Background: Transfer RNA from a Candidatus Dojkabacteria bacterium, 72 nucleotides, folded computationally. Taxonomically the source falls in Candidatus Dojkabacteria (Bacteria, Bacteria candidate phyla). The coordinates come from a structure-prediction model, not an experiment, and the mean pLDDT is 84. It was read from a public genome assembly. It matches the Rfam family "tRNA". Rfam's curators write: Transfer RNA (tRNA) molecules are approximately 80 nucleotides in length.
RNA sequence: CGCGGGGUGGAGCAGUGGUAGCUCGCUAGGCUCAUAACCUGGAGGUCGUUGGUUCGAUUCCAACCCCCGCAA
Repeated sequence: CGCGGGGUGGAGCAGUGGUAGCUCGCUAGGCUCAUAACCUGGAGGUCGUUGGUUCGAUUCCAACCCCCGCAA
């Protein structure tokens, strides 16, 4: 060099063209004598980068960067 898989809030992951979500975590309040658990709310995302297709792209296409694996 070749082939395959992956990159999405702090962590782990969904999301096969039409408002970007779940669990844990963080945080505020409630409950409690108190803590934990439980309940309600909130913050936190340029969806790896750059182009293309499209009325519209996390999603389709191309190149590139990074990670894991296979083969040599």